[in-house]
RNA sequence: GGGCUCGUGGUAUAGCGGCCUAGUACGUCUCCCUGUCACGGAGAAGAUCGCCGGUUCGAAUCCGGUCGGGCCCG
Numbered sequence: 001g002g003g004c005u006c007g008u009g010g011u012a013u014a015g016c017g018g019c020c021u022a023g024u025a026c027g028u029c030u031c032c033c034u035g036u037c038a039c040g041g042a043g044a045a046g047a048u049c050g051c052c053g054g055u056u057c058g059a060a061u062c063c064g065g066u067c068g069g070g071c072c073c074g
Stems, first nucleotide, its partner, number of pairs: 001073007010026004018057001028044005050066005
């Protein structure tokens, strides 16, 4: 330098153009339960989807560029 692939709450992951102002698990916080802790129950906060641009009535999702991680080739 070229190709492929991944990037989504704190962590891990789902999503395959509209049902998504983004779901789930763990974690965090509040309340209940308990003599206390744990377990269990109820609820809450937290991601504009790496970044920029484009296509579209509509984009996490498609296209281009770019940054970062991984793998392969030279």
Transfer RNA from a Candidatus Saccharimonadota bacterium, 74 nucleotides, folded computationally.
Model confidence (mean pLDDT): 82 of 100.
Rfam family: tRNA. By type it is a transfer RNA.